RNA sequence: CAGGGUUUAAGAGGUGAUUGCUCCAAGGGAUUAGCCCUUGGGGAGGAAAGUCCGGGCUCCACAGGGGAGGACGCCGGGUAACACCCGGAGGGAGUAAUCCCUGGAAAGGGCCACAGAAAACAGACCGCCAGCGGCCAGAGAGGACUUUUCCUUUCUGGUGCGGGCAUGGGUGAAAAGGUGGGGUAAGAGCCCACCGCACCGGGUGGUAACACCUGGUGGCACGGCAACCCCCGUCCGGAGCAAGGCCAAACAGAGCCAUGGGUGCCCCGCCUGCUAAGGCUCAGGUAGGCCGCUUAAGAAGAGGAGUAAUCCUCUUCUCAGAGAAAUAAUCACCGCCUGGGUAAUUUUUACCCAGGUAACAGAACCCGGCUUACUUAAACCCUGCCCU
Numbered sequence: 001c002a003g004g005g006u007u008u009a010a011g012a013g014g015u016g017a018u019u020g021c022u023c024c025a026a027g028g029g030a031u032u033a034g035c036c037c038u039u040g041g042g043g044a045g046g047a048a049a050g051u052c053c054g055g056g057c058u059c060c061a062c063a064g065g066g067g068a069g070g071a072c073g074c075c076g077g078g079u080a081a082c083a084c085c086c087g088g089a090g091g092g093a094g095u096a097a098u099c100c101c102u103g104g105a106a107a108g109g110g111c112c113a114c115a116g117a118a119a120a121c122a123g124a125c126c127g128c129c130a131g132c133g134g135c136c137a138g139a140g141a142g143g144a145c146u147u148u149u150c151c152u153u154u155c156u157g158g159u160g161c162g163g164g165c166a167u168g169g170g171u172g173a174a175a176a177g178g179u180g181g182g183g184u185a186a187g188a189g190c191c192c193a194c195c196g197c198a199c200c201g202g203g204u205g206g207u208a209a210c211a212c213c214u215g216g217u218g219g220c221a222c223g224g225c226a227a228c229c230c231c232c233g234u235c236c237g238g239a240g241c242a243a244g245g246c247c248a249a250a251c252a253g254a255g256c257c258a259u260g261g262g263u264g265c266c267c268c269g270c271c272u273g274c275u276a277a278g279g280c281u282c283a284g285g286u287a288g289g290c291c292g293c294u295u296a297a298g299a300a301g302a303g304g305a306g307u308a309a310u311c312c313u314c315u316u317c318u319c320a321g322a323g324a325a326a327u328a329a330u331c332a333c334c335g336c337c338u339g340g341g342u343a344a345u346u347u348u349u350a351c352c353c354a355g356g357u358a359a360c361a362g363a364a365c366c367c368g369g370c371u372u373a374c375u376u377a378a379a380c381c382c383u384g385c386c387c388u
Base pairs, nucleotide, nucleotide: 001384002383003382004381005380006379007378008377009376010375011374013334014333015332016331017330018329019328021043022042023041024040025039026038027037028036029035045360049371050370052369053368054367055366056365057240058239059238060237069236070235071234072233073232074088075087076086077085078084089102090101091100092099093098103231104230108229109228110225111224112223125169126168127165128164129163132162133161134159135158136157137156138155139154140153141152142151143150144149177195178194179193180192181191182190196220197218198217199216200215201214202213203212204211205210244291245290246289247288253282254281255280256279257278259273260272261271262270263269298317299316300315301314302313303312304311305310335357336356337355338354339353340352341351342350343349344348
């Protein structure tokens, strides 16, 4: 210098002026679910996002157990909890830094594209093989008859038709252990030695996953996929702030009082009604209002325990909570970045001019995570090249 990897930090600069938005507090003015003015204070994010996990909180359900359904899955630790985090183990990728994966495939079912002969109790396209059956040629012997001819048999050579092989080639993500020797017609764990593998033990280390050492048995069985069903183990009640609680217009309801009409001469009584006008009380509850609502697994700092995640102690601080939803706009100066110009002596510095000062994205009950989107900066590590 180039390429790569891991982690961390910030998420846009500062000051001033003017004009606004929203919440809270105090004061004032009209006078009432509320409005206006003044002053002071607060006012988005690292992801507020996706709404994917896990909790808090609220209501409903609930003796206990089982089933269904769902999630998770090496070992140990952390935590309120987790599918998260930390540390470790085994396997895989990479030259390396580093990253990725994780119960069971000898309980059972299912699937394995394309290519290929064959994709799972293997298979035969090319290839290899003449030991076996067949066929062809030659030679010998014997026989049927006397030659020609035919038959039988032996030997030699050929042939890949039948057959044998699973070594070699080729296909594929994956082809049924590897090397060497023996063996064979050719071959092959067919047999043997070593290595590998599986199973059964023993010892040592480790909390454990597991690692290392050692003994025996077995020619090797058991291809892959469980993010297809499934099996085993662990965990999980449901719904969600439109949860839920309080107040409560209007309309309709119930009761009482008062009252109209009928019956009747009148009153009581009985029947009937709000088609004349009401009053009071009650329960439920719509519109609407209030609470829930932000002091919390909270933030910052210091000290301590621990490899770490994390935990403990002390000190200080209060930091949006409004209604479908405010948190903004403009200007000036300084700063920063980019480009151009001028001057000095190239690097560089000073001055001037122009442009930029963002991207992803907007809290809605609250936290812990994960994932995804985006702009920068820094530190450390690895590999290669060059120079000293």

Predicted 3D model of a 388-nucleotide RNA (Bacterial RNase P class A) from Thermodesulfobacterium hveragerdense DSM 12571. It was read from a public genome assembly, where an Rfam model found it. Rfam family: Bacterial RNase P class A. Rfam's curators write: Ribonuclease P (RNase P) is a ubiquitous endoribonuclease, found in archaea, bacteria and eukarya as well as chloroplasts and mitochondria. The coordinates come from a structure-prediction model, not an experiment, and the mean pLDDT is 77. Taxonomically the source falls in Thermodesulfobacterium hveragerdense (Bacteria, Pseudomonadati, Thermodesulfobacteria, Thermodesulfobacterium).